[in-house]
Context: one part of a larger RNA
RNA sequence: CGUAUGGUGAAUGCCUUGGCAAUUGGCGCCGAAGAAGGACGCGAUUAACUGCGAAAAGCGCGGGGGAGAUGUAAGUAAUCUAUUAUCCCGCGGUCUCCGAAUGAGGAAACUCAACGAAGGUAAUUCUUCGUUAUCCUGCAAUCAAUAAAUAGUUGCAGCGAAGGGAACCCACUGAACUGAACCAUCUAAGUAAGUGGAGGAAAAGAAAGUAAAACAACGAUUCUGCUAGUAGUGGCGAGCGAACGCGGAAGAGCCCAAACCGAUUGGGGUAACCUGAUCGGGGUUUAGGACCACAUCAAAGCAUCAAACAAAUCUAGGCGAAGAUAUCUGGAAAGAUAUACAAAAUAGGGUAACAGUCCCGUAGCCGAAAGACGAGUUUGGCGAGUGGUAUCCAGAGUAGCACAGGACACGAGAAAUCCGGUGUGAAUAUGCGGGGUCCAUCCCGUAAGGCUAAAUACGACCAAUUGACCGAUAGAGCAAUAGUACCGUGAGGGAAAGGUGAAAAGAACCCCGGGAGGGGAGUGAAAUAGAAUCUGAAACCGUAUGCUUACAAGCACUGGUAGGGCUUUAUAUGCCUGACCAGGUACUUUUUGUAGAACGGGCCGGCGAGUUACGUUGUGUGGCAAGGUUAAGUGAUUAAAUCACGGAGCCGAAGCGAAAGCGAGUCUGAAUAGGGCGAAAAUCACAGUCAUAUUACGUAGACCCGAAACCCAGUGAGCUUGCCAUGAGCAGGUUGAAGUAGGGGUAACACCCUAUGGAGGACCGAACCCACGUUCGUUGAAACGACCGGGGAUGACUUGUGGCAAGAGGAGAAAUUCCAAUCGAACUGGGUUAUAGCUGGUUCUCCUCGAAAUACUUUUAGGAGUAACCUUAUAUGAACUUUUUACGGGGGUAGAGCACUGAAUAGACUAGGGGGAGUCAAAUCCUACUGAAUCUUAUCAAACUCCGAAUACCGUUAAAAUGCAUAUGGGAGUCAGGCGGCGAGAGUUAAGUUCCGUCGCCAAAAGGGAAACAGCCCAGAUCUACAGCUAAGGUCCCUAAAUAUAGUUUAAGUGGUUAAGGAUGUUCAAACGCGUAGACAGCUAGGAUGUUGGCUUAGAAGCAGCCACUCAUUAAAAGAGUGCGUAAUAGCUCACUAGUCGAUGUGUUUGUGCGCCGAAGAUUGUCGGGGCUUAAAACUAUUACCGAAGCUUAGGAUUUAACCGCAAGGUUAAGUGGUAGAGGAGCAAUCGUAUCGGGCUGAAGCCAUAGCGUAAGCAGUGGUGGACUGAUACGAAGAGAGAAUGCCGGCAUGAGUAGCGAGAGCGAAGUGAGAAUCUUCGCCGUCGAAUGAGCAAGGUUUCCUGGGGAAGGUUCGUCCCCCCAGGGUAAGUCAGGACCUAAGACGAGGCCGAAAGGCGUAGCCGAUGGACAGCUGGUAGAUAUUCCAGCACCACCGCAUAACGAUAAAGACAAGAAGCAGGGACACAGGAGGAUAGCGAAACCAUGGGGAUGGAAAUCCGUGGCGAGAUAACGAGUAGGGGUCGGCAGUGAAGUACACUGACCCACAAAAAUAACAUUUUGAACUAUGAGUUAAAUCGGGAAUGAAAUUAGUAAGGAAGUUCGCAAAUUCACACUGGCGAGAAAAGCUGCUAUUGAGUUAUGAGGUGCCUGUACCGCAAACCGACACAGGUGCUCGAUGAGAGAAUCAUAAGACGGAC
Repeated sequence: CGUAUGGUGAAUGCCUUGGCAAUUGGCGCCGAAGAAGGACGCGAUUAACUGCGAAAAGCGCGGGGGAGAUGUAAGUAAUCUAUUAUCCCGCGGUCUCCGAAUGAGGAAACUCAACGAAGGUAAUUCUUCGUUAUCCUGCAAUCAAUAAAUAGUUGCAGCGAAGGGAACCCACUGAACUGAACCAUCUAAGUAAGUGGAGGAAAAGAAAGUAAAACAACGAUUCUGCUAGUAGUGGCGAGCGAACGCGGAAGAGCCCAAACCGAUUGGGGUAACCUGAUCGGGGUUUAGGACCACAUCAAAGCAUCAAACAAAUCUAGGCGAAGAUAUCUGGAAAGAUAUACAAAAUAGGGUAACAGUCCCGUAGCCGAAAGACGAGUUUGGCGAGUGGUAUCCAGAGUAGCACAGGACACGAGAAAUCCGGUGUGAAUAUGCGGGGUCCAUCCCGUAAGGCUAAAUACGACCAAUUGACCGAUAGAGCAAUAGUACCGUGAGGGAAAGGUGAAAAGAACCCCGGGAGGGGAGUGAAAUAGAAUCUGAAACCGUAUGCUUACAAGCACUGGUAGGGCUUUAUAUGCCUGACCAGGUACUUUUUGUAGAACGGGCCGGCGAGUUACGUUGUGUGGCAAGGUUAAGUGAUUAAAUCACGGAGCCGAAGCGAAAGCGAGUCUGAAUAGGGCGAAAAUCACAGUCAUAUUACGUAGACCCGAAACCCAGUGAGCUUGCCAUGAGCAGGUUGAAGUAGGGGUAACACCCUAUGGAGGACCGAACCCACGUUCGUUGAAACGACCGGGGAUGACUUGUGGCAAGAGGAGAAAUUCCAAUCGAACUGGGUUAUAGCUGGUUCUCCUCGAAAUACUUUUAGGAGUAACCUUAUAUGAACUUUUUACGGGGGUAGAGCACUGAAUAGACUAGGGGGAGUCAAAUCCUACUGAAUCUUAUCAAACUCCGAAUACCGUUAAAAUGCAUAUGGGAGUCAGGCGGCGAGAGUUAAGUUCCGUCGCCAAAAGGGAAACAGCCCAGAUCUACAGCUAAGGUCCCUAAAUAUAGUUUAAGUGGUUAAGGAUGUUCAAACGCGUAGACAGCUAGGAUGUUGGCUUAGAAGCAGCCACUCAUUAAAAGAGUGCGUAAUAGCUCACUAGUCGAUGUGUUUGUGCGCCGAAGAUUGUCGGGGCUUAAAACUAUUACCGAAGCUUAGGAUUUAACCGCAAGGUUAAGUGGUAGAGGAGCAAUCGUAUCGGGCUGAAGCCAUAGCGUAAGCAGUGGUGGACUGAUACGAAGAGAGAAUGCCGGCAUGAGUAGCGAGAGCGAAGUGAGAAUCUUCGCCGUCGAAUGAGCAAGGUUUCCUGGGGAAGGUUCGUCCCCCCAGGGUAAGUCAGGACCUAAGACGAGGCCGAAAGGCGUAGCCGAUGGACAGCUGGUAGAUAUUCCAGCACCACCGCAUAACGAUAAAGACAAGAAGCAGGGACACAGGAGGAUAGCGAAACCAUGGGGAUGGAAAUCCGUGGCGAGAUAACGAGUAGGGGUCGGCAGUGAAGUACACUGACCCACAAAAAUAACAUUUUGAACUAUGAGUUAAAUCGGGAAUGAAAUUAGUAAGGAAGUUCGCAAAUUCACACUGGCGAGAAAAGCUGCUAUUGAGUUAUGAGGUGCCUGUACCGCAAACCGACACAGGUGCUCGAUGAGAGAAUCAUAAGACGGAC
C1' cells in the first nucleotide's frame, strides 16, 4: 500500500405525528354577572402534561349514541355499566386565591378590617355568607364665606366607565441611518417608534361640487382597471408625481336650526308692550320654506323605529353498493394467475407488501329536545300636492384680510384651494362662495349644524380543502413536559433532542461477573431488528492477512521496470505489491510576479452565495397582421383546470415646427429660392403587435457574508459615585492645651512655680479601612490575588439597613473617573438585510473566439463615464486587409558643420578706458594694465543649421502569399502592468529606480536550451504512437550524441568573477640602432695627470655644500667624476678603452593575440559535479550525430468554409495554447404531467468491482438492505462546494503530556468483590480575638434515619453536602404583623401638561429607630425561651364575695376622645464611683487515689465546691419640699387642663441675724426612680459509684456547696463634668374636657389568647465570586501563663489534619 472483518460515528435512503403558504366559507370581540393571564390545589397510587375547582380527571337536566369504561400511561388494587355506563352536543350548577382587582394595606397569589345575617360559647375569642373602591351621570336631602342661592357634604340608583386583545382603521407626537457617489434645501417619510380612541370593519359621504368657455355636460362617498411615469414639481439635482375624463364593483338617501303657530313659565314696564326659557306643531333647499289661496287622507319606499312570526344555516349524528372467491409465493396477500360483482360510491386513510367489492369512509339521502344567528313576512309608525311672491327666514367673532406655519403631486412660486396660532373683521338671497394670482362677463353652487348601509382593509379564532411547498442541520425558535433547559440584577436572549417490530411476542431458565456487561437457551420472517434498538457512508481507532521496508534525503505522484502474490465485468494490453531508474517545489486567492517564508483551510460529513416582482431594451419561437391586443370586471361551468363576454385603454399605421399650426410635406425665410428633417417612385428591400423563453439595465436588501457608527423606545445605582434617614464600630499605650486650686509675685494686673485638669482633622500601635515597594503569580488558587514590608487608625473616619439621582443624562476632594467584569458617551429591543467606490468567498462538463493594464474627463488618482482593444448577430463588399519585392513622394532626426543664433581657446591688430610723462592746460608721447570690433587658429549646442542619411511613413502598379474590412444592433472585460533590446528625459549616462517612444516576451504560454531560473535563446501544446527530420544548444562520465578532422594559442586550472595601475610571461607583426671592419653579455687588463680645481670649512682631497659654457694634458681610453666608503684621506667601482669569445646576432621603441599581479569573510560554496592541459580550455575551418509538445509519417476527434447528397452523411482545404470576457452544446440531483415499465422470486440507499462513453457521467454483477422506484418526452427550479479566520455535528493531533487549588501524618483492628483515602481506637500534629460558639442577610431541604455506587467528587471510595425512599421545623411572652412614626414612596380632591404623564394637600404606607408580658432545667435520630416539669407574668371574658355608686332636680360617681396638654425625647468627649459577669487561689468541705526504683499517709495528688426563684428586706446614688383653696384678658372648639399668678396649711434640726416674731441659708425627712444584694418555700443540676442478652461510663445514683483575692469594654447611666458642631418624629403612657350613662374597684377560682418565621449552613464545600475557587461578607461572646494589650508565643474548652 492492498484485501478481509470489526468498533466509533452519524451521513444517506425511506417514513411523518409537525410545520409553511394559500383558497373558500364562517365568525370577528372578552370584562365589575370579575376578563385575559396566573398561583395553589383536586387522583387508590401521581413527579410532569391534560382536565377540573373545597360540589375540584368532576355534579344536574335535555338530546345523541349503544358495549364496554375509570385521560396521556403501563402495572396493581378497587369499582362503574342494558335501571343504558365511558363518550359527543346543548343548557344549567359549582368555580379557592391573585390579577382592572374594586373594604384597607401590600414585597401578586398574603395580612388586617367594618357593617348586616346565620352558627357556636357561660362569656370574650371563633366559623360561614353577603355588602363596603374611585370617577361619571341622574335623583334626593342637607348646606359656608353670603340674605337668597351655590360650591361642598351625605344618601340612593345605573347590564355607566376602568382592564385585555393578532392585524386592519382614525387621530396626536414624530426620528435617524440612508440617497443626493460630499452636504445644508430635498430624500428616506409623515415611514419606524411612542400615545389616545373606535368597530367588526373604520374613515368618508348627499355639493358654498366637477367642469365647459360657440353650444354643452355630469350629479354623495368608497374601492378598482386605465388616463400616466403624462401634466407638473424639483440645490429644475437626487428624486417626487397628480387630476379631469373613460371602463367597472356597489349603490340610498335623509334629519335639524330659523321664519310662523300654540301651550306652560320668568324678567322689565302703570299699561300697551318689550325680552327670555322649556315643550309641541311647522319646515329643510333653488321650481326653497314661512305666509296667502286651492286641493288632499293617497304613492314609491323605509338602513332610519318597534313588535310578532320565521325559512335556511350552525352547534351532536344516522343510512350508505359490490368477492370471507380459487390457486401460487410468502412470516403475513392487498402482489401474480384465473374468474366474478358494484359504481350518483375508482376522494382519502387503515388493515402483517400495492385492496372499488376487509374496516373507517366516499357519492347520494336523512336528522335537533336545547341553544345561536335572523333571509324574509306581517302589523303599527314614518314618509307627500298645485299656484302666488309684497313681507319674513335660511347656521358670526364666522367668511375674508395681515403675519408666521402646515396639508394639497405643487419646496412661496404668478399659487388658487383646504386647516390651524396671533391680530383684525363683513354681507344677508338685489346677498355670498367657486371656476389655479387678479378683474369683468358668463356658468356652477348655497359655507360657518348633524346622520347615513353596500362595494373596501385585516385575520387572533372555527370548519373544509389545496400545494410542480419542507421532510428532522429542512419546515415554525419548538414534530418531543419549548418560549422549556440554560444565560442575565433587569429589560431581554434562547437551544439540543424523531424512527425496535406486523404484533412486546421487550429475552423465562442456566452459566461467568460485586455490578456493568457477556455467553447459551427461548421469541421473531429477521436479533449485525435487543431497547445506546430501521438503513448505517466518511473522518478516526483496532484485528487478521498478501507484497514491501532498517545506507536511506522525501509536495509522496507520474512514466518505465526486475521480483513476489492472485484469478468470474477475468487468462488478458488482467489485478495487488514495488527493489531500482527517470521526471517532478500542493490547491485557492490576490498579484507586474507566488513552491513561496503573502492570504485561507486540523480532518470528515451535512448546510452554504446572480433569486423574485414590475418596467424598459435586444434576440429566439409562436399567433394574427395595416393592424395587433385586451385590463379591471361580468357570465357560465367544473373535483380542478377552464371557456365566453368585456375595446376603457395601449402600441403601430405621418411628418415637420419652440409653438400657434400646416400636412406628404413642413420649418427657416421677403421668396415659388436655397437648405434642414421627412415622404414618394424605381428590381429587391420598405410591418407591426400580442404572448412566451432568454440577455442586459432600472426600481426594490437585488450574488452572499462582514463594520465602526446614527436614531427611537425601554431596562439598570443589589457593582460603583454623591446625598438623605436611622443604627453600629474603633485593643492598649503616650503627650498634657484652656480652665481651676494652692503658693510666690504686683499698687492692681501681668507673670512664675506646684498640683489638678483632660483639649487635639495630636503621637505610637492591633481590630477596621487603604493600596506605596519588591518578589511570586501571568493557559493564575484568583478575569487584579498572595507572602513580606507600607499609610490612616476620635475622624473631611469606617460600616450595616432603608431610600433618592439615568444616558442629549446622572455622580464626581476632577483621573475622561464611575454609572452591574462594558464608558470620549451604559445596556436591551427596534428602524435593519443601515451603508461599505473596501477585503474575502461564489459549487458540473465540453466546444469556438479571445483582451486590457492606454487616451480624455472626473473632490479624480486602488472608483467611474466615453473612446481604443474582445465577442456575437445581421447586412454590405471582394475594387479590399496584411507582408515582401519594384517604383514615386515629402521630411530636417542620427551624423556633420559654424554661414545664422549663442557659447568658447590662443594669437594678431586695435577703437575706447586706466596708469605714467608732458611747465597749468591742451596737443602729443609711453605703457609687462584692461579691451569692443576685425583677422588667423582650434572648438561646442535639446530649445543653432550653409548641409544631411539609414529606418519609418504616404501613395501607385504588378507578382507571390494571406483573408478580411466596413456599418448597425446585443454583451463584455480592461484603466496597478513587468522584464529584455534599441532611442531619449530624470537620477550619480546609480538602482531588480523612475518617466516616455518603439519592438519582443510574460501577463493569458506549456515544450527544448540557459545546472536550477515569469520576462533571455529556440519554438506556439487538438488527441494517440517504444516512427523519422531538425532549431537553440550540445556530443569524456554523470547525460542522448565526436575522447571527430585540420591548424594555431594558453600554462594561468586562465577557461571557471572586476578596475585603475603594474610587470624582461608568452605569440604574431612593424619601425629604428649596433653587428664577421666582430656587435650584445661574460672574462682579463686599464680607468691616469695639472689637482686636495676654486670657495667654504676644524677638515671638504671626484663623491656635505656653493661657483663654473665643467678647463687642460697624456692617452687605445679615463668625468674637475656613476655609486659604495673615510673624521678627512685611503679603498672598491662605474662611465670610457683594449684583448678574449664568435652571432640561429644584439638592443630599443610601437602595435597585437592569449595569459600574470592588483584580488581580504565567514559551507567545499563563482566549471552543475567528477574530472580536464598538442585539452574535455580559447580561436579558425570542416564533417557527422544528438536534440522540442517545432516539422514529417500513421490513425482518430472536432470547428469553419466550399462542394456532393432528399437525408443520414461524405470529400477537400484551412484550423483547434489561453486569464478577464463573449458565444455555443451538453451531463447530473429534486419536483410535476403524460406514456411505458420494474418491485418481497427483493425497490431505494450503502459496500465491492478488471465494463462503456470525448467529458460532466452511465450501466452490469455480487453482497448488505427490507419497501418503494426507473426510463422517455415536455415542464418547473431552494439545481452541482475544497477554500468565505464560513455555520453545525463528529473525530483526530498535541498527549497519556501540563495539571490534581496554600497546610502532617503514622499504626492497628473492622467492614467489604475490592481500602493510603470509609468506621473505630491509639500515638503525633494544627488553630485557639479562631480553623471555637451564638445571631442577621442570603441559600432553600443541603438537616435526620435506612439503602445504593452509574454519573458528580480534580485520585480512590465500602464514603459524601451525590442518588433513592421515609421522616423532621410545635410559641399569648423570641422575631415580625394585628401599635407608632423617619428618609422616602404612593396620593381622594387640586394645580400643570400634545397624549402618555408631572407635582402635591388631607391621608396612607414605609425600620435601620420608639412601644411591648418567661425564666431555669429536662427530653430527642432530627425542634425547643416553642414540647415536658416547676415557678411566673400580660391582655381580655363571664361567675362568686366585699366595698362604692346616681336613677324628680342639683350635687356626687364612672367611662371618655382622632381634640388640648404633659411625657416619650435623645449628640460628643472625659474621668470617678457602686454592682455584677468572669477569673484565680485555698492549709477549709466532699469524694477518689495514695507509690514500678530510696523515702513519703501528709501542709501529698486528682476532681467538684452551683443555677433559677414568688415574696420580703436592704440598696451606691440621682431628681424633687409637699398639700389645699382661688384669680385669670393668653393657648385651646371647650375645660376644674396648660401657662401666668394670689392666699393659706403641714414640718424637724442647725446656723446667721433680731429683744422677740418675721426673714435668709443649709441639712434632714418625705416622695419618685434605681442596677443589684441578702434571706427564702421549692425546683433543677451535680463529682464519686455504676447495671441489665456487652449495650456504656448509658440507665440508675446523688456528697459537698464555704472562705479570700483580682475585676471589666457589661450595668447603674449620658448620672456627673467639659467644651462646641448645640445634638429625629410619632404612638403607647398620664392628665383634661367635648360627650356619654350604670356601673366601678378589690379579691378568689376558672376561661380565652389569632397569623407568619422557627430544620440546616452561616468568615463558609451549603451565601456572592461559572468550580467542593488561597478572594469578599454586618453584629455578639471571646478563657489561662507571660504581657500595657483583642499585639506576640505556648495552651484550655472546642474544632480540625482540608480528598492524590

Record summary
Large-subunit ribosomal RNA, half A from a Christensenellaceae bacterium, 1700 nucleotides, folded computationally. Its Rfam family is "Bacterial large subunit ribosomal RNA". Its family is annotated with ribosome and structural constituent of ribosome in the Gene Ontology. The RNAcentral record of the full RNA draws on ENA.